[in-house]
């Protein structure tokens, strides 16, 4: 890097399902972390921008990816070689700092702005100075404003030429394509930094199975209908009156009917499935064929003893063997599924 996470059989116990019997299933590589793409549900939702969030070399693979393959470029590194260079392995958010605007310690004369330390160089001047000047030598820095030679100046400068580097433009060949070799033109020579603002190219509606559907208790509310009550006190023992209270949009019962609630079912595991094969391809994956069904819990099962085996330590043995203790990690399903990431005793390659 990459595989493996003890193995088998018994008893006892716990979920689940069946055709109900001494039946049959039953945790992981990561089930984590919820980071990234999906399915699947609902809710939103004319179109257009603006704001936010991401994604950024090329090609493939994929239901999609920010994941994977395979390739280009850039660095690192080891190897070969005198060098050019080649080959192995490793890393890379790897469009744009040549549209603007912003940042950057020490050390330096200066670090992008210009400028000049080392009696710098050149000219003028009797020294002090003043003018040119940044080429060449020293000196700081990770990095000092293309290189080398020639012309050209008072010394100098792409100032002018040659050549090599670099950048634009343009073309030619190879390749799908990033790209690479090249040719022509242009003195254009303009450090770094965008996981700095910004630019540019693309993309994106929200919420997560507590989604979200279906059945429904008791109680208290809501609605309808049905039936009951037509007053009660006081003046008075009654009748009528009359005062006072209540008043029918009222109270009480019955039934029915609607919402939610507890509860209970569905969603719920058969799936972009897993194995073996064989073709197709450098691969990543796909294509046919055969096999198998492989957890579905919900105040949350999925354990515990024991034996054999088999690993580790040890302990006595000359050895063959015999004994004793230990099998300890990181974790541990909760709608699925594909990947990142991180953790992990001990073995193996």
């Nucleotide at each position: 890097g990459g595989c493996c996470g003890g193995g088998c059989g018994a008893u006892c116990g716990c979920u689940u399902c069946c055709g109900c019997g001494u039946g049959a299933a039953g945790a992981g590589g990561a089930a984590a972390g919820u980071c990234c793409g999906a399915a699947c549900a609902c809710c939103a939702u004319a179109g257009a921008g603006c704001a936010g969030c991401g994604a950024g070399c090329c090609g493939g693979a994929u239901a999609a990816c920010g994941u994977c393959c395979g390739g280009g470029c850039a660095c690192g590194u080891u190897c070969g070689g005198a060098a050019a260079c080649g080959g192995g392995c490793g890393u890379g958010a790897c469009g744009a700092c040549a549209a603007g605007u912003g940042c950057a310690g020490c050390a330096g004369a200066a670090a992008g702005g210009a400028u000049a330390c080392c009696u710098g160089c050149c000219u003028c001047g009797u020294u002090u100075g003043a003018g040119g000047u940044c080429a060449a030598g020293g000196g700081u820095g990770a990095a000092a404003c293309g290189g080398u030679g020639a012309g050209g100046u008072a010394a100098g400068a792409g100032c002018u030429c040659a050549c090599c580097g670099g950048c634009g433009g343009u073309g030619u060949u190879g390749g799908u394509a990033a790209c690479a070799a090249u040719g022509c033109c242009g003195g254009c020579c303009g450090g770094g930094u965008a996981a700095a603002c910004u630019c540019c190219u693309u993309g994106c509606g929200g919420u997560g199975c507590a989604a979200g559907g279906c059945c429904a208790a008791a109680u208290a509310g809501g609605a309808a209908a049905g039936c009951g009550u037509u007053g009660g006190a006081g003046c008075u023992g009654c009748u009528c009156g009359u005062u006072c209270c209540g008043c029918a949009c009222a109270c009480g019962c019955u039934u029915u009917c609607g919402g939610g609630u507890a509860g209970g079912c569905c969603g719920c595991u058969c799936g972009a499935a897993u194995c073996c094969g064989u073709c197709g391809g450098c691969a990543a994956c796909g294509g046919c064929g055969g096999a198998u069904c492989u957890a579905g819990a919900u105040g949350a099962a999925u354990g515990a003893u024991c034996g054999c085996c088999g690993c580790u330590u040890u302990u006595c043995g000359a050895a063959a063997g015999a004994g004793a203790a230990g099998c300890u990690a990181c974790a541990a399903a909760a709608u699925u599924c594909g990947g990142c990431u991180u953790a992990c005793a001990g073995g193996c390659c």
This is a predicted structure of a 349-nucleotide RNA (Bacterial RNase P class A) from a rhizosphere metagenome.
Its Rfam family is "Bacterial RNase P class A". It is annotated as a ribozyme.
The coordinates come from a structure-prediction model, not an experiment, and the mean pLDDT is 77.